RNA sequence: GGAUGUGUAACUUAAUCGGAAGAGUAGCGGUCUCUUAAACCGAAGGUUGCCGGUUCGAUUCCUGUCACAUCCA
Repeated sequence: GGAUGUGUAACUUAAUCGGAAGAGUAGCGGUCUCUUAAACCGAAGGUUGCCGGUUCGAUUCCUGUCACAUCCA
C1' cells in the first nucleotide's frame, strides 16, 4: 500500500427482506430475611464508531473516514 471482517447500554451481545432498538450480567430502588447472600419485583441506562447520501422511513443500502483484528504484498 491492497483485500476482508468487526464496531449497538458500564460489560457480553440480539435484531430474518428497510417499518424505527431487545436480552443477560453489573449497578440502583423495593419485597423477603435477625443481618448478608440467594430468590422475586420495579425503574433507569443507547447520538447503533463518526460524517454525508438514498428513502415517507436506515442498526440494516451507498460514498468517505476512524479504531481494532486477520490475510496478501